[in-house]
Small-subunit ribosomal RNA, central domain from a Candidatus Peregrinibacteria bacterium, 350 nucleotides, folded computationally. Its mean pLDDT, the model's own confidence on a scale to 100, is 87.
Context: one part of a larger RNA
RNA sequence: UUGGGCGUAAAGCGUCCGCAGGUGGUUUGUUAAGUUGAAUGUUAAAUCUCGGAGCUCAACUCCGAGUUCGUAUUCAAAACUGGCGAACUAGAGAAUUUUAGAGGUGCGUGGAAUUCUGUGUGUAGGGGUAAAAUCCGUAGAUACACAGAGGAACACCAAAAGCGAAGGCAGCAUGCUGGGGACGUUCUGACGCUCAUGGACGAAAGCGUAGGUAGCGAACGGGAUUAGAUACCCCGGUAGUCUACGCCGUAAACGAUGGAUACUAGUUGUUGGAGGGCUCGACCCCUUCAGUGACGACGCUAACGCAUUAAGUAUCCCGCCUGGGGAGUACGAUCGCAAGAUUAAAACUC
Numbered sequence: 001u002u003g004g005g006c007g008u009a010a011a012g013c014g015u016c017c018g019c020a021g022g023u024g025g026u027u028u029g030u031u032a033a034g035u036u037g038a039a040u041g042u043u044a045a046a047u048c049u050c051g052g053a054g055c056u057c058a059a060c061u062c063c064g065a066g067u068u069c070g071u072a073u074u075c076a077a078a079a080c081u082g083g084c085g086a087a088c089u090a091g092a093g094a095a096u097u098u099u100a101g102a103g104g105u106g107c108g109u110g111g112a113a114u115u116c117u118g119u120g121u122g123u124a125g126g127g128g129u130a131a132a133a134u135c136c137g138u139a140g141a142u143a144c145a146c147a148g149a150g151g152a153a154c155a156c157c158a159a160a161a162g163c164g165a166a167g168g169c170a171g172c173a174u175g176c177u178g179g180g181g182a183c184g185u186u187c188u189g190a191c192g193c194u195c196a197u198g199g200a201c202g203a204a205a206g207c208g209u210a211g212g213u214a215g216c217g218a219a220c221g222g223g224a225u226u227a228g229a230u231a232c233c234c235c236g237g238u239a240g241u242c243u244a245c246g247c248c249g250u251a252a253a254c255g256a257u258g259g260a261u262a263c264u265a266g267u268u269g270u271u272g273g274a275g276g277g278c279u280c281g282a283c284c285c286c287u288u289c290a291g292u293g294a295c296g297a298c299g300c301u302a303a304c305g306c307a308u309u310a311a312g313u314a315u316c317c318c319g320c321c322u323g324g325g326g327a328g329u330a331c332g333a334u335c336g337c338a339a340g341a342u343u344a345a346a347a348c349u350c
Base pairs, nucleotide, nucleotide: 004321005320006319007304008303012318014201015200016199017198021194022193023192025088026087027086028085029084030083031082033081034080035077036076037075038074039073040072041071042070048066049065050064051063052062053061054060091191092188093187094186095185096184097182098181099180103177104176105175106174108172109171110154115149116148117147118146119145120144121143125136126135162169163168206247207246208245209244210243211242215241216240220236221235222234223233258317259316260315261314262313263312266295267294268293269292270291271290272289273288274287275286276285277284299306300305323350324349325348332343333342334341335340
């Protein structure tokens, strides 16, 4: 519950696709379902409202008028919504030209560094810390040089930069491939927007099978610290981190801000395009479109702040909230190998 909200107070689904549903541009004809008007029937009486009357007043009673949500039939209107027909191009889409990009995926490849192995030089320390010790080292370590192995990640460039629906994406080359921007023209002709159910994608951790394992490193062992130290610090170190395939489906999945459309001062930086001015020109200046930052008028806001990338002004559609705790729990159901996820109360209590 005919109300008010959702950046931070409770509240935007993690993101997208999309059936039903809701909603929808311009012109014209028609229809008459919605809508509007009229007439008739019905809507019992009492009640209710107004006027009057009667009990001394009032309550109460009586009389007259009205109201009666509506509903059915008939007639009429045609602006708006809907239906049907015809047309349009400003929304949407397609084609052509052009363009930027860590967008995705497969394959190949490069250098630096760590570790390990081998060889050589070389000798007593090294390492680590606030200080130490565990630890490594005369079976030759650390250091230096050369050679090799292997895995993972890509310094500088690098940016308020770019791309992607979100998660996210970064060495280089290449195959395949998705999306976006701009200019002018051509074409389709409202094909649009949103979306319950549904579907797809979805960091990290975790799970299954098979590989791989350099570094790092939950657990674990040891050394310290300490009253203790199941920690912080140190020495080690398994799972994991990596690959393939299959699960999981959650995050402060955040802009804590759903999507679409239109409108509403500016200033300044930056990325990608287009047009113009100037020029030898790439520079510079002006205009404009699409992004991405900083500031700021009106307006909004409880304030903080937001402010053409709105939290302003409006419309459409979806999701969600309704005191704190109990509780995102129990039970049930669905999904999952499991971990658990999703859906989701109540008693009681303040």
The sequence was found in a public genome assembly. The organism belongs to Candidatus Peregrinibacteriota, within Bacteria.